A computed fold for a 354-nucleotide part of an RNA from Saccharimonadaceae bacterium (SeqCode), annotated as large-subunit ribosomal RNA, domain IV. The prediction has a mean pLDDT of 87. Rfam family: Bacterial large subunit ribosomal RNA. Rfam links the family to the GO terms ribosome and structural constituent of ribosome. The full RNA is in RNAcentral, with records from ENA.
[in-house]
Context: one part of a larger RNA
RNA sequence: CCUUCGUUAAGGAACUCGACAGAUUGACCCCGUAACUUAGGGAGAAGGGGUGCCUGUUAUUUGAUACUGAUUUACUUAGUAAAGGGUAAUAGGCCGCAGUGAAUCGGUCCAAGCGACUGUUUAUCAAAAACAUAGGUCUAUGCUAAACCGAAAGGUGAUGUAUAUGGGCUGACGCCUGCCCAGUGCCGGAAGGUUAAGAGGAGAGGUUAGGAUUUAUCCAAAGCUUUGAAUUGAAGCCCCGGUGAACGGCGGCCGUAACUAUAACGGUCCUAAGGUAGCGAAAUCCCUUGUCAGGUAAGUUCUGACCCGCACGAAUGGCGUAACGACUUGGACAUUGUCUCAACGAAGGACUCG
Numbered sequence: 001c002c003u004u005c006g007u008u009a010a011g012g013a014a015c016u017c018g019a020c021a022g023a024u025u026g027a028c029c030c031c032g033u034a035a036c037u038u039a040g041g042g043a044g045a046a047g048g049g050g051u052g053c054c055u056g057u058u059a060u061u062u063g064a065u066a067c068u069g070a071u072u073u074a075c076u077u078a079g080u081a082a083a084g085g086g087u088a089a090u091a092g093g094c095c096g097c098a099g100u101g102a103a104u105c106g107g108u109c110c111a112a113g114c115g116a117c118u119g120u121u122u123a124u125c126a127a128a129a130a131c132a133u134a135g136g137u138c139u140a141u142g143c144u145a146a147a148c149c150g151a152a153a154g155g156u157g158a159u160g161u162a163u164a165u166g167g168g169c170u171g172a173c174g175c176c177u178g179c180c181c182a183g184u185g186c187c188g189g190a191a192g193g194u195u196a197a198g199a200g201g202a203g204a205g206g207u208u209a210g211g212a213u214u215u216a217u218c219c220a221a222a223g224c225u226u227u228g229a230a231u232u233g234a235a236g237c238c239c240c241g242g243u244g245a246a247c248g249g250c251g252g253c254c255g256u257a258a259c260u261a262u263a264a265c266g267g268u269c270c271u272a273a274g275g276u277a278g279c280g281a282a283a284u285c286c287c288u289u290g291u292c293a294g295g296u297a298a299g300u301u302c303u304g305a306c307c308c309g310c311a312c313g314a315a316u317g318g319c320g321u322a323a324c325g326a327c328u329u330g331g332a333c334a335u336u337g338u339c340u341c342a343a344c345g346a347a348g349g350a351c352u353c354g
Base pairs, nucleotide, nucleotide: 001349002348003347004346005345006344007343008342010340011339014338019335027051028050029049030048031047036041038172052094053093054092055091056090057089058088059087060086061085062084065081066080067079068078069077070076071074095099107333108332109331110330111329112328113327114325115324119131120130135170136169137168138167139166140165141164147156148155149154173320174319175318176317178250179249180248183247184246185243186242187241188240189239192238193237194236198232199231203227204226205225206224207223210219211218212217251269252268253267254266255265278312279309290306291305292304293303294302
């Protein structure tokens, strides 16, 4: 010096990103216990006091044994008394620094964020505010169900039957969940437009019996063959409606009140509609350490307000919320070698010598 321990004057978080680590607290009994609350909780809230041993008394419980009575004569049964033991209370006394004498054995409170909760998760750097959850809602599905696995048979769903089953979103509870259907999606409609294969076969080409002829060629039936117009022809798309707890979206400029400032009000442009309630410098605010207030001697953090929301906002849920949390943030009390500032001691190493 390293590892693991023990103790420490005065101070007591001044340490540090952060009280990390350590210390405090701790068991049982008694007293006492706030805000808030979903009336269950919160709560072991908080905060106090007691605890050993000896002797006595009282209460209660157990009760050997003894006596009396009864009979079914039996460690039978009813009653009375009662040594001893247990528990609790109380009075007196005794000892130590210390009586849950060792060990086991909650530190507490205030405020805020997030998630309701118990639970689950990155086996081996993340346990969380992530996932799940009960509850809510939308949607599909009438049974050979939908959905899914499988060339198929068949199976799961389910030996279930809409109070059922699958899928999507949200996520206890409380108060609520605004406007937009123009775009995209989904559902419904079927008049019109467009539209495939198929049906259809007007017409055209090739070939040649034959015919014409100026012997160069030309015309050309049937058959075969290559094509092929009109007409007909479903869903879909166009079209017409609906639908937001479907994907999603939810404006700009200018003026105006008897100080100033501001704008309840007016004008205008655009839009499918222009953000409602609630919340707001927020896990969201760039400017920004916004401004004011609180807490501190001093506070980029924290709390309460304000609202100018760069770029909150209503089941990609909004705002609250008791209880809960090895979650995150700020503060206080207690406590301490975290620190001022280090010291001493112990064990095992390193090191030196052997």